Predicted 3D model of a 454-nucleotide part of an RNA (small-subunit ribosomal RNA, 3' major domain) from an uncultured organism.
Its Rfam family is "Bacterial small subunit ribosomal RNA". Its family is annotated with structural constituent of ribosome and ribosome in the Gene Ontology.
Context: one part of a larger RNA
RNA sequence: UGACGGGGGCCCGCACAAGCGGUGGAGCAUGUGGUUUAAUUCGAAGCAACGCGCAGAACCUUACCAACCCUUGACAUCCCGGGACGGCCGCAGAGACGCGGUUUCCACUUCGGUGGCCCGGUGACAGGUGCUGCAUGGCUGUCGUCAGCUCGUGUCGUGAGAUGUUCGGUUAAGUCCGGCAACGAGCGCAACCCACAUCCCCAGUUGCCAGCAGUUCGGCUGGGCACUCUGUGGAAACUGCCCGUGAUAAGCGGGAGGAAGGUGUGGAUGACGUCAAGUCCUCAUGGCCCUUACGGGUUGGGCUACACACGUGCUACAAUGGCAGUGACAAUGGGUUAAUCCCCAAAAACUGUCUCAGUUCGGAUUGUCCUCUGCAACUCGAGGGCAUGAAGUCGGAAUCGCUAGUAAUCGCGGAUCAGCAUGCCGCGGUGAAUACGUUCCCGGGCCUUGUACA
Repeated sequence: UGACGGGGGCCCGCACAAGCGGUGGAGCAUGUGGUUUAAUUCGAAGCAACGCGCAGAACCUUACCAACCCUUGACAUCCCGGGACGGCCGCAGAGACGCGGUUUCCACUUCGGUGGCCCGGUGACAGGUGCUGCAUGGCUGUCGUCAGCUCGUGUCGUGAGAUGUUCGGUUAAGUCCGGCAACGAGCGCAACCCACAUCCCCAGUUGCCAGCAGUUCGGCUGGGCACUCUGUGGAAACUGCCCGUGAUAAGCGGGAGGAAGGUGUGGAUGACGUCAAGUCCUCAUGGCCCUUACGGGUUGGGCUACACACGUGCUACAAUGGCAGUGACAAUGGGUUAAUCCCCAAAAACUGUCUCAGUUCGGAUUGUCCUCUGCAACUCGAGGGCAUGAAGUCGGAAUCGCUAGUAAUCGCGGAUCAGCAUGCCGCGGUGAAUACGUUCCCGGGCCUUGUACA
């Protein structure tokens, strides 16, 4: 100087408390461990691995296994020889590929050749998702959007270092004010950026319809651009104003006006560094290793196994409900173009029924019949009809999320994608409860103290 303390002081955070809803029990989905297997490819491992890499494993993907094949190679450059490439037919084969037949003869040209493409040969080489993330770049997680981390000059100290950055207030903040052997500065904080909330200007079709006219009653037509909306640009919020408080400061409490008030709300933005954190399987790359194989191709299988254990979810256990009927109101997006056309809600509300039961709850499982995608649904897809109707009556110890348009609940869209979502990323509808407080648990910041630790 740090680090640590079941030392002290001050302060913060859904950290506790106060509340609401879950997980842990059930069935299923999904990931992981374990076990099994010819293979169940590999990585990720407390928080910060485990619906993670995977925005989608039937083949492909695919890296794994078995079998069958190739060896200058599926891909690149150079050298030599030959030829267009290619199309069609037949045989054998699981296919890769092998054998046979037939057809075709590119472009430029100084007619010497040259170039493109293909086949064969030779070796230099290719190739490797093989190893090392403890050799690395790049990218990322994490402490943490925590308020810190430093430098120049000066001063103090023999020196390591200190000071500044401590102190009194204050703040979300090393934010600002005051004081001070310090005076300044940098990276962070804040602001500048984007979206939302109010108003104004401009613009008016595909959007809109206040008033007028027509109407098939549909903004449909004439007409209009007021309104909604869309898209540019601008205004607006700054403790600016008032009162109190404070040190006459920074600020804090209250009020007015205002669409919005003290960081308006949300996002983007992540200092010096920590964890030899993660990734050599995105990519790049040093070293090492393989070179008729650890490279390449194909078919089939596996990644989907199943005494079990854990994580994350979905659906439930019902009457604040289930079922049947009636029945409105969105937004984000996507579709090649399209504010024009298409995809477009559900909960809510009303009526009826069920009457507390393993049920008209719950839907697993199984049988059977179909549909769709796709060469192909056996291993191993999704959906539908009929039948079947399991566990489950609110979950032990323990544990998670959330402070407002949030939680909870309801549906909708998109990426990936032939097909396949309870996952992920977004969107809107309905819409709460509680916060006395900081003693305690966890994490963090500042000052101080002890230390046999570095």

Notes
Its mean pLDDT, the model's own confidence on a scale to 100, is 81.